[in-house]
RNA sequence: UUGACUACGGGAGAGUUCAACUAUGUUGACGCCGAAGGAGCAAGGGUCCCCCCGAAACUCUCAGGCACAAGUACCGUAAAAUA
Numbered sequence: 001u002u003g004a005c006u007a008c009g010g011g012a013g014a015g016u017u018c019a020a021c022u023a024u025g026u027u028g029a030c031g032c033c034g035a036a037g038g039a040g041c042a043a044g045g046g047u048c049c050c051c052c053c054g055a056a057a058c059u060c061u062c063a064g065g066c067a068c069a070a071g072u073a074c075c076g077u078a079a080a081a082u083a
Base pairs, nucleotide, nucleotide: 006078007077008076009075010074015030017029018028019027020026021025031066032065033064037062038060039059040058044053045052046051
């Protein structure tokens, strides 16, 4: 110097699909979303042919999600704070 954790507020996307069970859910099938989490690497750099370091709101979709609700990266306010 930064500000994890806490409280309040804001906060998107995608099938109220079909079938079975029998209960407002579970499982399976197909189709989708990306802003919990996770993974990947460009410029550049290193002890340099290998290899390593190296960001994300980019990419992947393992996980999570696809009426409402809840949750959500991120933002604001307050407190706190050398974890």
This is a predicted structure of an 83-nucleotide RNA (Glycine riboswitch aptamer) from an Acidimicrobiaceae bacterium.
Its Rfam family is "Glycine riboswitch aptamer". About the family: This family represents the bacterial glycine riboswitch.
The prediction has a mean pLDDT of 80.